Annotation
The RNA shown here (transfer RNA) has 73 nucleotides and comes from a soil metagenome. Its Rfam family is "tRNA". Rfam links the family to the GO term triplet codon-amino acid adaptor activity. It is annotated as a transfer RNA. Rfam's curators write: Transfer RNA (tRNA) molecules are approximately 80 nucleotides in length.
[in-house]
RNA sequence: AGGGAUGUAGCUCAACGGGAAGAGCGCCGGUCUCCAAAACCGGAUGUUGAGGGUUCGAGUCCUUCCGUCCCUG
Numbered sequence: 001a002g003g004g005a006u007g008u009a010g011c012u013c014a015a016c017g018g019g020a021a022g023a024g025c026g027c028c029g030g031u032c033u034c035c036a037a038a039a040c041c042g043g044a045u046g047u048u049g050a051g052g053g054u055u056c057g058a059g060u061c062c063u064u065c066c067g068u069c070c071c072u073g
Base pairs, nucleotide, nucleotide: 001072002071003070004069005068006067007066010025011024012023013022019056027043028042029041030040031039049065050064051063052062053061
């Protein structure tokens, strides 16, 4: 320099043909217990890496950057 993959909650990941974001773990509170753990119940969380475009509507499509990884030279 060229090509490709990836970026979503604190972490690991879903949401794969555009209809508006969810699970597990973790965290907080409660029940239980002498206390704790476990179990059960409830709760809070997000500018979907950043900008622009298409669309009535974008995590999803197009595009430019940025970060990480891989391949070629």